[in-house]
């Protein structure tokens, strides 16, 4: 310095142009003598930035910024 991939909820991670979801966590509420399983219900994410494209962008395309990885 290149060449690939990735960045979305507190963690993991989906959603391949048309209302952002699950899982674990977190609250509450059943349910037990209690606690844990287990049911229900609820919050919670300007989708790393700035731009382009379209009626419509998380998604396509440019530039950057951070992470892995490989070449030199």
């Nucleotide at each position: 310095g290149g060449g690939c991939u990735g960045g979305u909820a507190g963690c993991u991670c989906a959603a391949u142009g048309g209302c952002a979801g699950a899982g674990c966590g977190c609250c509450c509420c059943g349910u037990u003598c209690g606690c844990a399983c287990c049911g229900g219900g609820g919050a919670g994410a300007u989708u790393u930035c700035g731009g382009g494209u379209u009626c419509g962008a998380c998604c396509c395309c440019c530039g950057a910024c951070c992470g892995g990885u490989c070449c030199a």
Annotation
The RNA shown here (transfer RNA) has 72 nucleotides and comes from a Gemmatimonadales bacterium. The coordinates come from a structure-prediction model, not an experiment, and the mean pLDDT is 84. The same sequence occurs in records of 2 taxa. NCBI's taxonomy places the organism under Bacteria, Pseudomonadati, Gemmatimonadota, Gemmatimonadia, Gemmatimonadales. The sequence is in RNAcentral, with records from ENA and MGnify. Its Rfam family is "tRNA". It is annotated as a transfer RNA.